[in-house]
Molecule: Glycine riboswitch aptamer
Organism: Anaerolineales bacterium
Formats: sequence, C1' cells, structure tokens
RNA sequence: UUCAUCUAUUGGGGAGAGCGCUGCAAAGGCAGCCACCGAAGGUGCAAGCUUGCGUGCUCGUGAGUGAAACUCUCAGGUAACCGGACCUUAUAGAUGUA
Repeated sequence: UUCAUCUAUUGGGGAGAGCGCUGCAAAGGCAGCCACCGAAGGUGCAAGCUUGCGUGCUCGUGAGUGAAACUCUCAGGUAACCGGACCUUAUAGAUGUA
C1' cells in the first nucleotide's frame, strides 16, 4: 500500500400501524380507555454441542448452552417533526491477510 472485519463519529437512504375518544392543560405535554404496528431496546426457541441417568450405544430421557429480519408485544411507536433495525459515503483507530 491492497483487501476484509470490528469500534467511534459524520453525511445520505430508511418501512409499518388511529392527525382515535375523554379529562387536565394550553408546551410538539400529561393521564385514562379502545383499536392497531414491529425495524430502538428487550423476551422466547430449532438443529447442533456439553453433561447426568437408563447397561455399553446407532436408542431413550433430564439439565445446560444455543440464531434471526422468526416470535412475544414488556418497552417503544401509529399526520408532520423526532426516533428508526438495516444499507451506504467519508474520517480516525484496532485486528488479520496479500
């Protein structure tokens, strides 16, 4: 120097679902109620792996571990603004590779 990955920052793109009702306020707010969404965050688990027991295991069974854009809808959200997983630009750093 090339390429890849990770971290931080910056710019761009970025879905879904009621501008719901009531009250207090008069702030893009708070509280309650009903309906809905999944892409902040969070929950759950399949194979596999580990291990105990059953006699040894190609078998059975218990426990642990175990992913997601799947799942749940706790949280968050349901006009705009804000947010937003993920993709990407640039910069800096780290690791590895040629």